The RNA shown here (Bacterial large signal recognition particle RNA) has 263 nucleotides and comes from a Chloroflexia bacterium.
[in-house]
RNA sequence: UCGUGCUAAGCGGGGAGCUAGCGGUGCCCUGUACUCGCAAACCGCUCUAGCGGGGCUGAAGUCCCCCUCGAGGCCCAACCCUGUGGGACUGUGCGGAUAAGUGGUGAUGAAGGUCAGGUCCUGCGCGGCGCAGGCCUGUGAAUCCGGUCAGAUCCGGAAGGAAGCAGCCGUAAACGGUACCCUGUGGGUGACGUGGGGCUGCCUGGCUGGAGCUAACUACCCGUUGCAAGCUGGAGGAUUGUGGUCGACAGGUGGGUGCACGG
Numbered sequence: 001u002c003g004u005g006c007u008a009a010g011c012g013g014g015g016a017g018c019u020a021g022c023g024g025u026g027c028c029c030u031g032u033a034c035u036c037g038c039a040a041a042c043c044g045c046u047c048u049a050g051c052g053g054g055g056c057u058g059a060a061g062u063c064c065c066c067c068u069c070g071a072g073g074c075c076c077a078a079c080c081c082u083g084u085g086g087g088a089c090u091g092u093g094c095g096g097a098u099a100a101g102u103g104g105u106g107a108u109g110a111a112g113g114u115c116a117g118g119u120c121c122u123g124c125g126c127g128g129c130g131c132a133g134g135c136c137u138g139u140g141a142a143u144c145c146g147g148u149c150a151g152a153u154c155c156g157g158a159a160g161g162a163a164g165c166a167g168c169c170g171u172a173a174a175c176g177g178u179a180c181c182c183u184g185u186g187g188g189u190g191a192c193g194u195g196g197g198g199c200u201g202c203c204u205g206g207c208u209g210g211a212g213c214u215a216a217c218u219a220c221c222c223g224u225u226g227c228a229a230g231c232u233g234g235a236g237g238a239u240u241g242u243g244g245u246c247g248a249c250a251g252g253u254g255g256g257u258g259c260a261c262g263g
Base pairs, nucleotide, nucleotide: 001263002262003261004260005259006258009057010056011055012030013029014028015027020046021045022044023043024042034054035053036052037051038050063256064255065254066252067251068250072246073245074244075243076241077240078239080237081236082235084233085232086231089230090229091227092226093224094223095222096221098219100218101217102216103214104213105212112208113207114206115205116204117203118202119201120197121196122195123194124193125192126190127189129186130185131184132183133182134181136177137176138175139174145170146169147168148167153162154161155160
């Protein structure tokens, strides 16, 4: 140096999760990579490795180590968005207080005091309105209402008398009308008159008084089972980062790797 047969090793790797920890099954990434059995209330292990059976490659493009690149995952930070809760703080709304500033009002007289009237309750009168009745008026009875009662009827010798249908006139009950008038009665009645009560709350006026009054805005303070933009507690998401961590695939004219026999 060549050939043959072996052996170590390899026949996928990684991330998150799970776990005391590790590997695997399931999920995701990479991208093609022997096979069968096992396994999420899980399976197998115990210090770095899935366990068990079978098969192939085999000391190198393929195994091991190092460097580069870097899919992707996870973590952190900043900022933003969405939704949910809070109501401490800022803001804001509401209520109260003060009266420093602004405004308004006040010597054409404030606050306060006092008197009267009104507003409130109630009686009476008058008026108005409504209702009922009366008055007035219309209709209104086959007979059991009235008057007058033709004809007819009855009594009588006659004179005369009696009852009385229809008609006419009238009327009762009843049903209507009713401008005015009379009586009674009622009120969500009155630019009315008058008596009494009540109250100083408001309004108006007189007298007194002699400089404040008011609280709209600002300010400060107090309260608030109001709002939620800011703020704040969870949750979810987007973007960004010479950020951290793990890292497949790929690249490297980087390195390493055994035994036996024969030429």
Description:
NCBI's taxonomy places the organism under Bacteria, Bacillati, Chloroflexota, Chloroflexia. It matches the Rfam family "Bacterial large signal recognition particle RNA". Rfam describes the family as follows. The signal recognition particle (SRP) is a universally conserved ribonucleoprotein involved in the co-translational targeting of proteins to membranes. It was read from a public genome assembly, where an Rfam model found it.